[in-house]
């Protein structure tokens, strides 16, 4: 790195190395020497997956499949900002004022992130 499926307007930082980057890309606007990346300690939010409770169906009896649910000592994953915002198409609206340009809101979609599952 490739497929499928689920989910992104919610929640949660502080210390020490480090020294300038970073919010995937672009194009925006932001964070940042009042210390950026990255690692390492401690801390916290979440409930995807295990586990557990427990309804429904099926079952070759081994269990599997959907559904509720409470917990947080397992594996992840996460702790600016709606996935920070837009890109592609479609629908509305309202400005400038005839040349098309720029904006607002809505929907979908791509992209992309995180899990689970498979090759």
């Nucleotide at each position: 790195g490739c497929c499928a499926c689920a989910u992104c307007u919610a929640g949660a930082g502080g210390g020490g190395u480090g020294g300038a980057g970073g919010g995937a890309c672009u194009g925006g606007c932001c964070c940042a020497g009042u210390g950026a990346a990255a690692c390492c300690c401690c801390g916290g939010c979440a409930a995807c997956c295990a586990a557990c409770u427990u309804g429904a169906g099926c079952u070759u009896c081994g269990g599997c499949u959907c559904g509720a649910g409470g917990a947080g000592a397992g594996g992840u994953g996460c702790c600016a900002a709606c996935u920070c915002c837009a890109g592609c198409a479609g629908g509305u609206c309202g400005c400038c004022g005839u040349a098309u340009c720029g904006g607002g809101c809505c929907u979908g979609g791509a992209a992309g992130a995180u899990g689970u599952g498979g090759g």
This is a predicted structure of a 119-nucleotide RNA (SAM riboswitch aptamer (S box leader)) from a Solirubrobacterales bacterium. Model confidence (mean pLDDT): 82 of 100. It was read from a public genome assembly, where an Rfam model found it. The model forms 97% of the base pairs in the Rfam consensus. Its Rfam family is "SAM riboswitch aptamer (S box leader)". About the family: The SAM riboswitch is found upstream of a number of genes which code for proteins involved in methionine or cysteine biosynthesis in Gram-positive bacteria. Gene Ontology term of the family: regulation of gene expression. NCBI's taxonomy places the organism under Bacteria, Bacillati, Actinomycetota, Thermoleophilia, Solirubrobacterales.